[in-house]
Context: one part of a larger RNA
Formats: sequence, structure tokens, C1' cells
RNA sequence: CUGGGCUUAAAGGGCGCGUAGGCGGCUUUGUAAGUCCGAGGUGGAAUUCCACAGCUCAACUGUGGAACUGCCUUGGAAACUGCAAAGCUUGAGUCAGGUAGAGGGAGGCGGAAUUCCCGGUGUAGCGGUGAAAUGCGUAGAUAUCGGGAGGAAGGCCGGUGGCGAAGGCGGCCUCCUGGGCCUGUACUGACGCUGAGGCGCGAAAGCGUGGGGAGCAAACAGGAUUAGAUACCCUGGUAGUCCACGCCCUAAACGGUGGGCACUAGGUGUGGGGUCCGUAUGGACUCUGUGCCGAAGGGAAACCAUUAAGUGCCCCGCCUGGGGAGUACGGCCGCAAGGCUGAAACUC
Repeated sequence: CUGGGCUUAAAGGGCGCGUAGGCGGCUUUGUAAGUCCGAGGUGGAAUUCCACAGCUCAACUGUGGAACUGCCUUGGAAACUGCAAAGCUUGAGUCAGGUAGAGGGAGGCGGAAUUCCCGGUGUAGCGGUGAAAUGCGUAGAUAUCGGGAGGAAGGCCGGUGGCGAAGGCGGCCUCCUGGGCCUGUACUGACGCUGAGGCGCGAAAGCGUGGGGAGCAAACAGGAUUAGAUACCCUGGUAGUCCACGCCCUAAACGGUGGGCACUAGGUGUGGGGUCCGUAUGGACUCUGUGCCGAAGGGAAACCAUUAAGUGCCCCGCCUGGGGAGUACGGCCGCAAGGCUGAAACUC
């Protein structure tokens, strides 16, 4: 000297529920396992350290001492941890009364628009582009009016707004259902936090079976562009996009920031609630979200800053030069696509 990090340099698990484990509020009593003090025993020799000595010195060797930071037995202490018992209410939960919301599931209803079909009016073009062409149209299109069919998506409200653990959620109504917040402080009395494994959820694309198919649109075809154009642009267009059920399990699954608790200046906007003042616009205080700006502090800087990346504690996950490589092999999972776990040689 007391032992690095993870927003962007390598590094937070996509998200939750929860098993083992780890950690755990206040008071009292007991106990004495941990802990601390004393005593005794033991801790082979060599090695190590110190002193002295022997080979001319040293290495080497000898003698003595120390050390051997440990273990055992025994006596004692009781602050802290553990254990046992009793109690407490501030953590956590329950209850009562309110409350906001695109939270989830199911069913039903409605309007605008696109497309298609039928009919009317009407005639020579429409469409498309940088310009064109492919394409559509005298078998009457485009435009316009009326009627009908069908599918998908939800304009305005709409917001740096709300809800959800995340993925994500947006027309209206009904039913079923989860969570949050506020107020009261009636009840339980530490029932808590985290969470290896495990289980569940998990955008899009993709897969299986059956349905559906308006618009859009990988692939594909044609027209252009070009030296070429397996593209960008245009005309078409199939999977798919939609529904039901079953799989897949990935992502720039991002705040690129794991969860919990406590503490540490403020200012300002906005969502939900409460108390008080007030005639009112409003104001003060407070709880809970969500933004911006900023003190201290932090940071390599950018920046973060009570929604921390500050100051601490607890638990989990992860990192250790670039490439090879998220590859190979093996295992597990999957219908497949592939996913999870995950190297080395070699090379710089």
C1' cells in the first nucleotide's frame, strides 16, 4: 500500500415472475457459533530472518535465537453478526373512499378514402417523368354523378401529452380484466431487496394448417437511365402485409445508462391527485409522473446533475487488444430458416 471497469473507448442480460443463495428496520432479554482477550498444548527437520562461528573470502556449513501469522483445549467479554424468545411501526402489504389513462382480451357499430363491379352524363385522351416510354383508352378510358361489393387503416382531437415490465398500445360502444396515483391512517407486524438455474412475455421478418386479399409490395416482367444498370425513376406484379390456431425468439429489443434503498442547491414547463389562501384570473405548500435549464459534485471530453453518469450500501448480469469469429466443433432447442452456448491454430 487494501486492490480496475461497463452512456459514447471492450462490457447492462430484450423484459418480467420467481427457486436456491446473498443481503436485510427499531427495542429488550437470553445464548455464545462468528468476533475479541488471557492461559496451556501443539505447530517435525530442512527452508526463511537475526546474531555468532568454521573452511584465506563467498557460495556452503555449524551453533543459538526468532519466526512458523495455523490448529486444539480451557477460562473470560458481550458491542457487532448469527441463533432463540418477546415486543414495536417508520420498510412492505391489507382495507376504505376517490381518480386519470391509445394498459390487455372478446364482441358489435360507424364514417372518410383507395380499388373493383353496375348504371347515367360525356369525348380523345389518360397516366407517368428530369424528359420519356412501357401501360390504360373509340369494344368509350381519364373526368363527373348515382348504386353496390370487399379489405385494410384509423384524419382532425394529438401534445417534448397519456398507459404498460419490456416488446408495444390511437375511430366509437359494450362486456371481461391487469397495474398505477392520491387521501384516510382502520388492520397485519419486517411479511423486505435482489435473484444463479427455472418459468412466462417478447417488434418486424420468417415457418406450418386453414381462411382472407382493397391498397401497398421483396421476388419477377417490361419501360427508361447508363459504358454497363442484375439498382436508384416509371408501368405492372406474386409471396407477404390482414384473421384464427401453432411455431420461431431475433433487433440500433436504445436512455446505447440492470434492479432496490437512502442522502446531496435551485429555476421553469407539462400530465394526475390532495391541503390551505382567495371574488376571480390565480397563489402557497405537498405527493406522484414526464421534459428543459442549471449549483455542488462527477466526467477523457461530449456531457450527467433529486428521472445522476454525484455520495454510499445490497444483489444480479457482463468486460479484459484487433482480425480469425459470433465462425468451427460438441451439446441443447427448432418443421425449417436458424437460435442459444461458444473456442483454437494462425496473424497484426